[in-house]
RNA sequence: GCUCGGGUGGUGGAACUGGUAGACACGAGGGACUUAAAAUCCCUUGGCCUAUGGUCGUGCGGGUUCAAGUCCCGCCCCGAGCA
Numbered sequence: 001g002c003u004c005g006g007g008u009g010g011u012g013g014a015a016c017u018g019g020u021a022g023a024c025a026c027g028a029g030g031g032a033c034u035u036a037a038a039a040u041c042c043c044u045u046g047g048c049c050u051a052u053g054g055u056c057g058u059g060c061g062g063g064u065u066c067a068a069g070u071c072c073c074g075c076c077c078c079g080a081g082c083a
Stems, first nucleotide, its partner, number of pairs: 001082007010026003019066001027045006046056004059075005
């Protein structure tokens, strides 16, 4: 340099043919149980703001579309292969 795969919460990792983003697990917080703890079970768990609500959020910047994590273009980063 070329080709292919990937980049989503605090972490791993789903998301079908473009149609509610974050299922599920781990971690964290609270509670139950216990003399106490572990284990187990239950609930909660993205950010910001002027906070009964509003707004933003899938590596970055654009495009297509009523609608984009998903499709198209450019760039950055990681991995594999070829030279």

Predicted 3D model of an 83-nucleotide RNA (transfer RNA) from a Candidatus Parcubacteria bacterium. The sequence was found in a public genome assembly.